[in-house]
RNA sequence: CCAGUCAAAGGCAAACCUGCUGAAAAGCAGGGACGCAAAGCCAAGGGUCUAAUUAGUGACUAGUCACUAAAUGACAGCCGGUUGCCGAAU
Numbered sequence: 001c002c003a004g005u006c007a008a009a010g011g012c013a014a015a016c017c018u019g020c021u022g023a024a025a026a027g028c029a030g031g032g033a034c035g036c037a038a039a040g041c042c043a044a045g046g047g048u049c050u051a052a053u054u055a056g057u058g059a060c061u062a063g064u065c066a067c068u069a070a071a072u073g074a075c076a077g078c079c080g081g082u083u084g085c086c087g088a089a090u
Stems, first nucleotide, its partner, number of pairs: 004086001011036002016031006034077001040082003045079002047075003053070008
């Protein structure tokens, strides 16, 4: 230096539950652990989710509803980019 577990020290926390925020996706806090060697950070690369709003179409009770399309909303525990702790055995 590589490698990433039968080392050591420490870290994060899925589902689910409770509360709060939000139109939603989702987020935050507490509990809780399925997992994670970057499950740290980055959403102006790809991808995924959502549609308050905007546009279009339709219905009717005529200003409401439904459908379709679109991020400006969100996801880093999908790929990607970037920084970095430990480092056993061999």

Model confidence (mean pLDDT): 83 of 100. c-di-GMP-I-GGC riboswitch aptamer from Firmicutes bacterium UBA2595, 90 nucleotides, folded computationally. The model forms 95% of the base pairs in the Rfam consensus. Lineage of the source: Bacteria > Bacillati > Bacillota.